Record summary:
This is a predicted complex of two RNAs, RNase P RNA and transfer RNA, with 450 nucleotides together. Rfam match: Bacterial RNase P class A. Rfam's curators write: Ribonuclease P (RNase P) is a ubiquitous endoribonuclease, found in archaea, bacteria and eukarya as well as chloroplasts and mitochondria. It is annotated as a ribozyme.
RNA sequence: GGAGUCGGUCGGAUGGUCGCUCUUCCGCCGCGAGCGGGGGGGAGGAAAGUCCGAGCUCCGCAGGGCAGGAUGGUCGCUAACGGCGACUGGGGGUGACCCCAAGGAAAGUGCCACAGAAAACAAACCGCCCGGGCCGGUUUCCCCGGCCGGGGUAAGGGUGAAACGGUGAGGUAAGAGCUCACCAGUUUUCCGGGUGACCGGAAAAGCUAGGUAAACCCCAUCCGGAGCAAGACCAAAUAGGAGAACGCCAGAAGGCUGCCCGCCUGAUGUUCUCGGGUAGCGUCGCUUGAGGCGGCGGGCAACCGCCGUCCCAGAGGAAUGACCAUCACUCCUUUUACGGGAGUACAGAACUCGGCUUACAGACCGGCUCCGCCG
RNA sequence: AGGCACGUAGCUCAGGGGGAGAGCGCCAUCCUGACGCGGUGGAUGUCCAGGGUUCAAAUCCCUGCGUGCCUACCA
Repeated sequence: GGAGUCGGUCGGAUGGUCGCUCUUCCGCCGCGAGCGGGGGGGAGGAAAGUCCGAGCUCCGCAGGGCAGGAUGGUCGCUAACGGCGACUGGGGGUGACCCCAAGGAAAGUGCCACAGAAAACAAACCGCCCGGGCCGGUUUCCCCGGCCGGGGUAAGGGUGAAACGGUGAGGUAAGAGCUCACCAGUUUUCCGGGUGACCGGAAAAGCUAGGUAAACCCCAUCCGGAGCAAGACCAAAUAGGAGAACGCCAGAAGGCUGCCCGCCUGAUGUUCUCGGGUAGCGUCGCUUGAGGCGGCGGGCAACCGCCGUCCCAGAGGAAUGACCAUCACUCCUUUUACGGGAGUACAGAACUCGGCUUACAGACCGGCUCCGCCG
Repeated sequence: AGGCACGUAGCUCAGGGGGAGAGCGCCAUCCUGACGCGGUGGAUGUCCAGGGUUCAAAUCCCUGCGUGCCUACCA
């Protein structure tokens, strides 16, 4: 200098003028939802998607069984998690580093198209080998060739994503873990290390076991349902309407879970349809919270503890804006400069948190790796 | 704000692991003086996008995008 990898921070700035919303204080009067004035707060790293986990609220406290859903290496963190950290195993990269839904296929079932002989208690198309019959050459046999049929053989060919361990030797009619040596792999037992996943080593066995569980399934663990349009209160209004179905205690219907049991409510009752009314300058929930910032300490880290300090949006057809000036950045124009013009990423609270995922112009900081050059 | 469903040819929809299909429409041709009807033949796809599982994905899984539907209270 170039290429790359990982992590973090910010995400227009300053000033002026005019507004909007919440809150608080002061003054004035003809006291009202009045007028005027001052102070303070006012979008985000994702406020988003609603993919997970919780708080909170209600359901007549959620009991049993079935069904269903989710998760899936180990240890830890956490209120909890499908999140995060560290490690183990596997894969990729020269490397920094990155990726992994990573339990079980020797519990059972299913599937493996096309091609191929055969796709899973294996199988004989070609080839190789051994008998038998017939024909031909010679013709007496041996021997050679062809055809038919039988048997053996998984070494070789070819097909496929995948063909039932690999190499060598022995063995055999030809062959084959058929036998042996070495290697790979599996299971069991033992020894050592580690909290553990697992790692290292030794012995034995049968000789070998295909893939697929983001196919059914099995194993382990977890899960009551709904959601702030939850829910509580005030006020206002009506045709306190009509029809249908079921039922009135041996009970309809509803709730607790999709189903069953069980439990609870239940009688001019319940549900549905049509029609009608309300939707307010309404109140609460509503923002102090697993909270932010700083320091110290513990831990490899995620994270935790202690101390100090701060209060930091709460709207409701829904505020957080508009204009001007200067600067910053990007683009266009201009031969260059000056100047001129255009523009400012993604997006925007709606009960609140912890995560994940997705979108994002640009700027800055730090750790590390590889290559080239110079000393 | 919350809760659901869907996305396959121009349109409406089947297909739920091994050939991408049906109807209508479109094109060409025959028929007709011409058009229509009818006959024959043909074309047509990023199966919404990206990633993963698998030998193999429209189909199974994850993430995103788009479209559509539902919702309060009184009586």